Overview: Predicted 3D model of a 529-nucleotide part of an RNA (large-subunit ribosomal RNA, domain I) from metagenomes. The RNAcentral record of the full RNA draws on SILVA.

Context: one part of a larger RNA
RNA sequence: GGCUUACGGUGGAUACCUAGGCAUACAGAGGCGAUGAAGGACGUAGUUACCGACGAAACGUCUCGGGGAGCUGGCAGCAGGCUUAGAUCCGAGAAUCUCCGAAUGGGGCAACCCUUAAUACUGCCACCUGAAUCUAUAGGGUGGAUAGAGCUAACCCAGCGAAUUGAAACAUCUUAGUAGCUGGAGGAAGAGAAAGCAAUAGCGAUUCCCUAAGUAGCGGCGAGCGAAAGGGGAACAGCCUAAACCAGAGUGCAUGCACUCUGGGGUUGUGGGACAGCAACGUGGACUAGAGCGAUUAGACGAAGCAUCUGAAUAGUGCAUCAUAGAGGGUGAUAAUCCCGUAGUCAAAAAUCUAACUAGCCUAGCUGAAUCCCGAGUAGGCCGGAGCACGUGGAAUUCCGGUUGAAUCAGCGAGGACCAUCUCGUAAGGCUAAAUACUCCUGUAUGACCGAUAGUGAACCAGUACCGCGAGGGAAAGGUGAAAAGAACCCCGGAAGGGGAGUGAAAUAGAACAUGAAACCGUAAGCCU
Numbered sequence: 001g002g003c004u005u006a007c008g009g010u011g012g013a014u015a016c017c018u019a020g021g022c023a024u025a026c027a028g029a030g031g032c033g034a035u036g037a038a039g040g041a042c043g044u045a046g047u048u049a050c051c052g053a054c055g056a057a058a059c060g061u062c063u064c065g066g067g068g069a070g071c072u073g074g075c076a077g078c079a080g081g082c083u084u085a086g087a088u089c090c091g092a093g094a095a096u097c098u099c100c101g102a103a104u105g106g107g108g109c110a111a112c113c114c115u116u117a118a119u120a121c122u123g124c125c126a127c128c129u130g131a132a133u134c135u136a137u138a139g140g141g142u143g144g145a146u147a148g149a150g151c152u153a154a155c156c157c158a159g160c161g162a163a164u165u166g167a168a169a170c171a172u173c174u175u176a177g178u179a180g181c182u183g184g185a186g187g188a189a190g191a192g193a194a195a196g197c198a199a200u201a202g203c204g205a206u207u208c209c210c211u212a213a214g215u216a217g218c219g220g221c222g223a224g225c226g227a228a229a230g231g232g233g234a235a236c237a238g239c240c241u242a243a244a245c246c247a248g249a250g251u252g253c254a255u256g257c258a259c260u261c262u263g264g265g266g267u268u269g270u271g272g273g274a275c276a277g278c279a280a281c282g283u284g285g286a287c288u289a290g291a292g293c294g295a296u297u298a299g300a301c302g303a304a305g306c307a308u309c310u311g312a313a314u315a316g317u318g319c320a321u322c323a324u325a326g327a328g329g330g331u332g333a334u335a336a337u338c339c340c341g342u343a344g345u346c347a348a349a350a351a352u353c354u355a356a357c358u359a360g361c362c363u364a365g366c367u368g369a370a371u372c373c374c375g376a377g378u379a380g381g382c383c384g385g386a387g388c389a390c391g392u393g394g395a396a397u398u399c400c401g402g403u404u405g406a407a408u409c410a411g412c413g414a415g416g417a418c419c420a421u422c423u424c425g426u427a428a429g430g431c432u433a434a435a436u437a438c439u440c441c442u443g444u445a446u447g448a449c450c451g452a453u454a455g456u457g458a459a460c461c462a463g464u465a466c467c468g469c470g471a472g473g474g475a476a477a478g479g480u481g482a483a484a485a486g487a488a489c490c491c492c493g494g495a496a497g498g499g500g501a502g503u504g505a506a507a508u509a510g511a512a513c514a515u516g517a518a519a520c521c522g523u524a525a526g527c528c529u
Base pairs, nucleotide, nucleotide: 001528002527003526004525005524006523007522008521009520016479017478020450021449022447023446024445025444026443027442028441029439030438031151032150039100040099041098042055043054044053050074051073052059061094062093063092064091065090066089071080072079105114106113107112115118121148122147124144125143126142127141128140129139155186156184157183158182159181160180166173170220196203197202207234208233209232210231211230217225218224238431239430240429241375245264246263247262248261249260250259251258252257253256269409271374272373273372274371275368276367277366278365284362285361287360288359289358290357294353295352296351297350299346300345301344305319306318307317308316320337321336322326328340329339330338380404381403382402383401384400385399386398390416411426412425413424414423415422466473467472486513489500490499491498492497
């Protein structure tokens, strides 16, 4: 020096555990904000660094309800409330709520400064005033009002809109109307009651799912893109206006015409309505209010086991019991019968929601010749684009810019150029629940989900420490024990650390604390050199 064995040290793998995550289902909620939000700064306790709570009325105040013995947050000691006159705690409603922040009296390097003490600005309403320019208008001023402003995870609609990439290069194309940016809204949004589909038969608003179908098609006919009808389901709901006409009011020209406003009327495609005649009070409603079964936000009752063994019993043994309760969790090991609960049955002073209900409000038909009306710079054409699965193509249908520009029910549009026939529909105004999408958030339940290098980045004071001028990047770190019973006292030592003693079932559970692998470092013995 090496090897082997034993015993240690170091180290923190492994198995076990879970306080935290992940995913899904169902239900709820789907917003907050000038009555000052979200997010913060600074404070508030007898002692108080941090976290949490609260706001100068500051670890809290008031009212109402619940509850019934302990309490003064995490977190000790000291000190002090409270127990039928009911604390702490739980729920509902109020009060207070510094400063910054949309931040809004002015300023500003956020949480500060200044003053005359102010809803700053915009919009709306009313009044006053008032140019160029006569009338007028723009503009200005004053006042009013629960208007807007900002925040917010995804979902939704709209505007703008890439590139990497694929095409084995690349330009049309693709990625993709994606990412991103912007605007806007709601609990959903958007769409929506046929100028629709279809095909000689018919259907009857929209939306979503399955299918049709990777079909028909589109496509440097490359890469790729990619329907619709029909069929089957989910859910179902239909309405209001413009016009003709009637009545009234106003204005202008001016003596019957035009325009505007109000009320009535009216809403359709086997065309409907006005108009004329006849008839009628019913059914329904998505609107408003009331009241209310019920729901949510605290809670209440809630069956049945002892002995022995053990450090401890829930295990074993012995003998029992309940069960509309043998879900789950806790308790010194594995508990239906010890505790919290569970099945089941009840409960609300207050607040919120709410089908059916009540009241209000709205709501109709039949016949008919002629006449009138039935949404115009619209539909359509042309040029240029976009969007339709459809890349300009034979390119319909839809939308936009430019330029043109009809008809009026004997009308007009569509059925994929176009024409005829036939069929279907009735544009140029508007509203509309449900089925659908999503989850920052709340509750319940579940898991061939994870178990501390996993699962969220974060089980632990984590978006922290730390890094970066900044945008931004971004960790590590869980486990004594049933209970601190956390080791009085003695000894060595400056301390650290250790040896006794004591606690404990265990201290090789001693806080660098459960298990404690390997690498690595020792001690002892044997063997080899």